The prediction has a mean pLDDT of 82.
Predicted 3D model of a 72-nucleotide RNA (transfer RNA) from Gemmatimonas aurantiaca T-27.
Lineage of the source: Bacteria > Gemmatimonadota > Gemmatimonadia > Gemmatimonas > Gemmatimonas aurantiaca.
The sequence is in RNAcentral, with records from ENA, GtRNAdb, MGnify and Rfam.
The gene name in the source record is tRNA-Asn-GTT-1-1.
Rfam family: tRNA. It is annotated as a transfer RNA.
């Protein structure tokens, strides 16, 4: 330097262009000698960034940025 993929909660992933969700972690309740486990609930997002296209974008386009892969 050129090509391809990839990027969503603290992690590990979902979401057909039409209300952002689970599980696991963290909290607080039940259950009970205790603890663990079991269950319920509550925290917890500028969906990498800037445009653009739409009536509407996580999701389509373009650029940047990071992070992986091949080529040189």
């Nucleotide at each position: 330097u050129g090509g391809g993929g990839u990027g969503u909660a603290g992690c590990u992933c979902a979401a057909u262009g039409g209300c952002a969700g689970a599980g696991c972690a963290u909290c607080c309740g039940a259950c009970u000698g205790u603890u663990a486990a079991u269950c319920g609930g509550a925290c917890g997002g500028u969906u990498g960034g800037u445009g653009g296209u739409u009536c509407g974008a996580g999701u389509c386009c373009a650029c940047c940025c990071g992070c992986c892969c091949c080529a040189g």